Background: Predicted 3D model of a 108-nucleotide RNA (SAM riboswitch aptamer (S box leader)) from Tuberibacillus calidus DSM 17572. The sequence was found by an Rfam model in a public genome assembly.
RNA sequence: GGCUUAUCAAGAGAUGGGCGAGAGAUCUGGCUCCAUGACCCCACGGCAACCUACCCAUUGCGGCAAGGUGCCAAAACCAGCAAAGCACUUUGCUUUGGAUGAUAAGGA
Numbered sequence: 001g002g003c004u005u006a007u008c009a010a011g012a013g014a015u016g017g018g019c020g021a022g023a024g025a026u027c028u029g030g031c032u033c034c035a036u037g038a039c040c041c042c043a044c045g046g047c048a049a050c051c052u053a054c055c056c057a058u059u060g061c062g063g064c065a066a067g068g069u070g071c072c073a074a075a076a077c078c079a080g081c082a083a084a085g086c087a088c089u090u091u092g093c094u095u096u097g098g099a100u101g102a103u104a105a106g107g108a
Stems, first nucleotide, its partner, number of pairs: 003106006013044001015043004022033003027080004045072003050068003054063002056060001076100001081097006
């Protein structure tokens, strides 16, 4: 890298240091963050509970949080494709599904 399964509207940084211009995956459109220093990196802190370990008169959508990951602006920031419904002057709104992506676990 590719495959399978599950999840993705909850939660968690007003911290210190470094860097210095773009960032929010990709393309388009919108919207937002950003020199009062974003994004990213390191440290510390935290969230969560996928896996391991451990716990149990309730074996569970259970508990715990030591270990392996992950995550800590906004729903995966929103839309794009399809269907249904509503409104209908512009054209939009809502719901569901899909696509793409991310993470975990597994297997080749």
Its mean pLDDT, the model's own confidence on a scale to 100, is 85.